Model confidence (mean pLDDT): 87 of 100. A computed fold for a 540-nucleotide part of an RNA from a hot springs metagenome, annotated as small-subunit ribosomal RNA, 5' domain.
[in-house]
Context: one part of a larger RNA
This record gives sequence, C1' cells and structure tokens, in this order.
RNA sequence: GAAUGAACGCUGGCGGCGUGCUUAACACAUGCAAGUCUUACGGGUCAGUACUUUUAGUGCUGAUCAGUGGCGCACGGGUGAGUAACACGUGGAUAACCUACCCCAAAGUUUGGGAUAACGUGCCGAAAGGUGCGCUAAUACUAAAUACCCCACGCUACUGCAAGGUAGUGUGGAAAAGAAGGCCUCUGCUUGCAAGCUUUCGCUUUAGGAUGGGUCCGCGGCCUAUCAGGUAGUUGGUAGGGUAAUAGCCUACCAAGCCUACGACGGGUAGCUGGUCUGAGAGGACGAUCAGCCACAUUGGGACUGAGACACGGCCCAGACUCCUACGGGAGGCAGCAGUGGGGAAUAUUGGGCAAUGGGAGAAAUCCUGACCCAGCAACGCCGCGUGGAGGAUGAAGGCCUUCGGGUUGUAAACUCCUGUCAGCAGGGAAAAAGGCCAUAAAAGCCAAUACCUUUUAUGGCUUGAUGGUACCUGCAGAGGAAGCACCGGCUAACUACGUGCCAGCAGCCGCGGUAAUACGUAGGGUGCAAGCGUUAUUC
Repeated sequence: GAAUGAACGCUGGCGGCGUGCUUAACACAUGCAAGUCUUACGGGUCAGUACUUUUAGUGCUGAUCAGUGGCGCACGGGUGAGUAACACGUGGAUAACCUACCCCAAAGUUUGGGAUAACGUGCCGAAAGGUGCGCUAAUACUAAAUACCCCACGCUACUGCAAGGUAGUGUGGAAAAGAAGGCCUCUGCUUGCAAGCUUUCGCUUUAGGAUGGGUCCGCGGCCUAUCAGGUAGUUGGUAGGGUAAUAGCCUACCAAGCCUACGACGGGUAGCUGGUCUGAGAGGACGAUCAGCCACAUUGGGACUGAGACACGGCCCAGACUCCUACGGGAGGCAGCAGUGGGGAAUAUUGGGCAAUGGGAGAAAUCCUGACCCAGCAACGCCGCGUGGAGGAUGAAGGCCUUCGGGUUGUAAACUCCUGUCAGCAGGGAAAAAGGCCAUAAAAGCCAAUACCUUUUAUGGCUUGAUGGUACCUGCAGAGGAAGCACCGGCUAACUACGUGCCAGCAGCCGCGGUAAUACGUAGGGUGCAAGCGUUAUUC
C1' cells in the first nucleotide's frame, strides 16, 4: 500500500446492488417449512334434485370429512462435527453394474378367487393408544392362462487378446388394471343401452435412448522422524456365500505373504474444488456469500419400505437430556424459516406473497411450496448523489497571534442575484403477465362419424402483481432539513500561543516531558480523507 462475513471509538443526509452467529455440531417455548389425486376405491355427514311402495327408501349431482390405494416425501433447504480418505480435483475403466418418472419402438392387456380398513357394535386405558365380533370396495392382494423378443441351463456357427458378443436351436421359467368421454358404423339385446365400436389417460413384458448414480484404477494437493518398523482377514490361492455389480465384502481350508526412509505405522490439524485476497510475476495466505462434489442430522447402532435411503421434519433398540402422567405408562429432537436463552468483541423480522422462476401431485382447473420472489433491520462492504452556485473589501465584528505598526481566520461571513439534485408535499403512473377460463368460427389429426378428444389459427368476452401507488414523470415551496474524523518533532503533507514542569501524560520506530515543550493538555491556525474518519485484529 492492498484486503476483510470484521469488531471498537467519534460522527452520520439519500439511493442502488450485495452481505450479515467466523464463538456453543450448546439447549430450545411458539408458528410455519410436503403434500397431492374422487378421471383408482368403498364409505360417513350436509345440501339439492328425480322417482317411488310416503314420512321413509332408492337413484343422480355437489360440498366436505377421514379411510384403503397411487405418486411424491432419497428433490429442494441447513450445517462442517467427522474425514489425510479414491473424500476431493483431473484423466481413464466397467468384457463387473443399476436407473422410478421422461422419449422412441415392438408385443400384450384373457379367465377367476379370497380378504381388509373405513363403517357398525362391544370392551380396556388418565392419556398415547389398543383389542374382540360383524359388513364392504378397488388400478390393494392373489390363483390360473398366454408370452417371438426376455431369463436360466445346454448345443452349433461366426467373431474377439479376453470369462464376452452376434445368429440359430433345444429344455425349463417369468406379466398385466382399469378409469373417464363420445357414438350407434359393426355385434348383442331390453331400441337406447352395453360386456359392442372408438378416443384419451393408464397397466404389463421387452429392446434402445436420455438422465442420474454405484464400483475400480493412474496422477495431484497439510505438518511431524523428539513417531521406524507396521500388519493375522493381515497378503495371495481354492471352494462356497453375498451384492445391481468386482472384490477377504463374508466364511471354511491351504500357503506365508503384504506395506515401508520415494516415509509405512503413529500423532497433530483440516471438509475438498471452481475460486477469493495479495503480488510485476513466481509465489504466499484463505476456502464467507455464489457454483460442483462429499459428509452429517440429539449421541451410538440397526434394518424396513422403495427405482433410489440405511432416510434432517420415517421406524426399531440403547445412552444422555427435556416434557406430560391418574405413577401403571407415554411424548420429543430448529446444523429448515423466523424467534428465545446461553456463549461471545460480534452478526437481522416470531414480516408479505405464491404475481414471476423452479419443484411435488393431478387429465385439467387447481392445491401445496419459510425453495424462491419481495419487504423490514444494520454505513457491514462497493458504487453513485447531495449538504448549494455566481457576485461580494469598509478586507466588518468576534477569535487567535503580535515587534502594538499590524497580521491571520478571509470572499470566508453579512449582503445582492440565482438554481432546485436529494429529502418534504401534491398529481399522474409503468415494465416485470407469459398465461388461464368461456364462447363462436375455421382447418388438421383421430374415427364408422358432422359426436367426443387433441392441436393450430382467428375473433370476442372475463381474469391473474406480494413488491406497491414502488420505479419513473410533472408540479409546489424555499438555501431552506443534511459534515465529520484523524493528524501537524523526523519517517510524513501540515505551527504558533497558553497551561504543565521527568508531574500529568504521549508513543508504530527513533524518542518527547526535570520552567521559554512546533512531540503532553487546550485554543487559534493548518494538512489529509470525507458520510465517513481513525484504532485494533488478521493476510499478502
């Protein structure tokens, strides 16, 4: 000199964009942070409506409530404890693997069955909750059929360095679910309906793609030798098990290996990277915000479900802690967003909205979303603007100094003429909105069809903004409301007076102060920065 997620002191006008618990991975009151689908299913309640056997029943429609079922909850969000490791970075390998939803293609979607929640009823319990009996549905569960391709085992041919691949073949094995709309062309009948036809959304099997992941390997990046030997599942083999998959991953047996001064093993420290800061560079230091990867979710362990977890707002066990209790027993996990206590030099609102972007569910409308978008607080940082402009000498008064002549503050002020940024008041007022719904018309696709459905176009109508009456524009008035901080002995830009008297004090280094202190304190003056200025800490 530059820098900071800074803090402290004094001071403080406005705006834009960012940033904001670096400490206790300490403990947490309260609210919210993951739901959605009735176009999978049967019910409860309420309302409307139609019919009838009329005071009730049945059907249909709608709203709502849980329940079964599906998908999601493995994303998004947080934190950095652990980890010196294939964790990360980079480049490869997988002839050793998986991949829900999505895209593309082929084939299929047949015939049956038994339950169970909800509900009704009874019982136990303070509660959390549990239990007996009875009824019922499904895209829930399940049996059978079929299945070229698929899987397992075998054979043949070709091919490859390779345990593999391709083609053919034999034996065996493996699947499914319907829902909604429309129609009467075909079929059936009850002549307007269906089990028929058709459309859309699904379901099953398989091949491929895309995306995401698993595993393995080369190389690279901390300190320590006052850590020198370490290792028995250890190193390798065989067989078996296990996994989506290779492998001592696990087990049995056999052999005695394997690593190491190119630093094994041990100890300390630490999430890694893109990057950030500094520096001419080489390098050094760091790893907040943003982005990629990893790890963790009160501590330790475990599996279940699932395409995916050994799962932050799931389950089980154990520990510590907290809470409720009728003492028998139960409940909980903010390193999500706010917020509280505590710790600390130190770090914000228990705010608004799903309008946009993105995500989950749904055919859609839509619902959910503390992701996100906004607002609030903080000079914490960067950037921009303002605190006025021009004229104005009797060089006013006052202050300070003085050799008492004057000098200086100083064009500074007063005064005159202007301007109108910002703040204030008043008026107008965006962009961010793309879409969505309804109607009509046309075209195309589908179809037996002019129906339905889908797409496109045109027209018309309705409608969606938290921010926010914000940005911006215009007008009004009037210099009005807006300057401080540090320093002035040398380094280092800037000097005098008084007070003090080795005292009080200053100080980054040299050093000042013991009666004329440009070095202490105050004042006047000056210098430097400026809504900041200094100090402290840390890095280069």
RNAcentral holds the full RNA, with entries from SILVA.